[in-house]
RNA sequence: GCCCGAAUAGCUCAGCUGGUAGAGCACCUGUCUUGUAAACAGGGGGUCAGGGGUUCGAGUCCCCUUUCGGGCU
Numbered sequence: 001g002c003c004c005g006a007a008u009a010g011c012u013c014a015g016c017u018g019g020u021a022g023a024g025c026a027c028c029u030g031u032c033u034u035g036u037a038a039a040c041a042g043g044g045g046g047u048c049a050g051g052g053g054u055u056c057g058a059g060u061c062c063c064c065u066u067u068c069g070g071g072c073u
Base pairs, nucleotide, nucleotide: 001072002071003070004069005068006067007066010025011024012023013022019056027043028042029041030040031039049065050064051063052062053061
């Protein structure tokens, strides 16, 4: 230099052929307990890497950029 893949909650990851952004763990509150943990119930938390485009509508499609991983030379 070229090719491929990834980037979504604090962490690990889903999200189907474009149609209300989710799960587990973690965190907070409550119940339980002498107390903590566990268990159970509830709750908060998102510029979907950044910018632009297409569309009535974009996490999803297209272009550029950044970061990370892999391959080729």